The RNA shown here (Bacterial RNase P class A) has 315 nucleotides and comes from a Bacteroidales bacterium.
The gene name in the source record is rnpB.

C1' cells in the first nucleotide's frame, strides 16, 4: 500500500425570520413572555415483564413450548464467556448440532440378494440334492470397525498385536460442560420420530381499568290531584274504604354525552414536533412517538475510532 475480518461511537451542527403542540406566569381575554417538544431503530408486533380487569377449592392425566456448561438478569425463543462434534476459509474468523438412551417401538424411498434373523455373482465342501462363507464384485445417502499376522475346506473379531469408536472404573486438571493418562470390557448400522426426564404455561390488553357526571327516558320512594273504567282485598250482596291506575311536583340509583385520571422532563385530541435564508467544502440514508419497561429481528447514504489476519513493497 491492497484486500479481508471482528467491533465501538455518531446519525448533522449553528445564526436569523416565520409557523405548530404542551406547560407556567401575566392579561385590556384579542393575546404576550419564558421553558420545552421523536429514534437508533420510535418499525415488525416475534419473546418476556410490570400494571389492570375477568376466571379460579386441591390433586392427577393430557397438550404446547424450551433443553450442553458457567455467570448476569424480574424474566425471556435474552446477553456474555466457555465445552463437544460437524461444515466453510491460507488465516483472522464465521456457521451449525447438543437433556436421557450401547435397551424398547418406529422409520430407512429408489436401486440392491440383503437396510439388520442378509447369500445375487464369486469362493469352498459335495456325484447330486444341499450346505458353509460377509474376504472380493456389484447396488446405494448408508452394507455389518481399519490394517497386519495367525487360523481355515474356503472364510470370518474366530484368535492375537496395533489403531479407531463406545460407555464404565481410577488418577490428575477445571466451579462446570469436559479434557488428558492408565485399566478392564464391548461388537446389530444410521436417524432420534415415538418413549423417558426436567422446567415453564388460565384468558384478555391502556379503546386495560378507576373516579366525577348533564339533557332525555326511567326502576324505586314521597306529596298533591283525578278516576273508581278493568282487576284484587274487607269469608256472600250493595255502599264505602284500601291496594291499584293516570297526571303533575320533589327525591333517587344505574347507564349515555362530557370531564378527570391511568400519563411520563414530548405526549392526545383525528393527533404538534415544521419551512425559508446564511455559514460549516456537501447536508443527502433508513425512517415519525400514541400507555410503559427489557430483549430479538428487520431497514439504513455517509463519517470517525479500536483489535486482528493474508498478500506485496521498503528499512
Nucleotide at each position: 500500500g491492497a484486500g479481508g475480518c471482528c467491533u465501538u461511537g455518531c446519525g448533522g451542527c449553528u445564526u436569523g425570520u416565520c409557523g405548530c403542540g404542551g406547560c407556567a406566569u401575566c392579561u385590556u381575554c384579542g393575546g404576550a413572555u419564558g421553558c420545552u417538544g421523536a429514534g437508533g431503530a420510535a418499525a415488525g408486533u416475534c419473546c418476556g415483564g410490570a400494571c389492570a380487569g375477568g376466571a379460579u377449592a386441591g390433586g392427577g392425566c393430557g397438550a404446547a413450548c424450551u433443553g450442553c456448561u458457567g455467570u448476569g438478569g424480574a424474566a425471556a425463543g435474552c446477553a456474555c464467556a466457555g465445552a463437544u462434534g460437524g461444515g466453510a476459509g491460507c488465516a483472522a474468523u464465521c456457521u451449525u448440532c447438543u437433556g436421557u438412551a450401547g435397551g424398547c417401538c418406529g422409520u430407512a424411498a429408489c436401486a440392491g440378494a440383503a437396510a439388520a434373523c442378509a447369500a445375487c455373482c464369486g469362493c469352498c465342501c459335495g456325484c447330486a440334492a444341499g450346505g458353509g462363507u460377509a474376504a472380493g464384485g456389484g447396488u446405494g445417502a448408508a452394507a455389518a470397525c481399519g490394517c497386519g499376522a495367525g487360523g481355515u475346506a474356503a472364510g470370518a473379531g474366530c484368535u492375537c498385536a496395533c489403531g479407531a469408536c463406545g460407555g464404565c472404573g481410577u488418577a490428575c486438571a477445571g466451579c462446570g460442560a469436559u479434557g488428558u493418562a492408565c485399566g478392564a470390557c464391548g461388537g446389530g448400522u444410521a436417524c432420534g420420530g415415538g418413549a423417558c426426564c426436567a422446567g415453564u404455561u388460565c384468558c384478555u390488553g391502556c379503546a386495560a381499568g378507576a373516579c366525577c357526571a348533564a339533557a332525555u327516558a326511567u326502576a324505586c320512594c314521597g306529596g298533591c290531584a283525578g278516576u273508581c273504567a278493568a282487576g284484587g282485598g274487607c269469608g256472600g250482596c250493595c255502599c264505602g274504604c284500601c291496594c291499584g291506575u293516570u297526571g303533575c311536583c320533589g327525591g333517587g340509583g344505574g347507564g349515555u354525552a362530557g370531564g378527570u385520571u391511568g400519563c411520563g422532563a414530548a405526549g392526545a385530541u383525528a393527533a404538534a414536533u415544521g419551512a425559508c435564508a446564511g455559514g460549516c467544502u456537501a447536508a443527502a440514508a433508513c425512517a415519525g412517538a400514541a400507555a410503559c419497561c427489557g430483549g430479538c429481528u428487520u431497514a439504513c447514504g455517509g463519517c470517525a475510532g479500536g483489535a486482528c489476519c493474508u498478500c506485496u513493497a521498503u528499512u
Taxonomically the source falls in Bacteroidales (Bacteria, Pseudomonadati, Bacteroidota, Bacteroidia). It matches the Rfam family "Bacterial RNase P class A". Gene Ontology terms of the family: dimeric ribonuclease P complex, tRNA processing and ribonuclease P activity. It is annotated as a ribozyme. Rfam describes the family as follows. Ribonuclease P (RNase P) is a ubiquitous endoribonuclease, found in archaea, bacteria and eukarya as well as chloroplasts and mitochondria.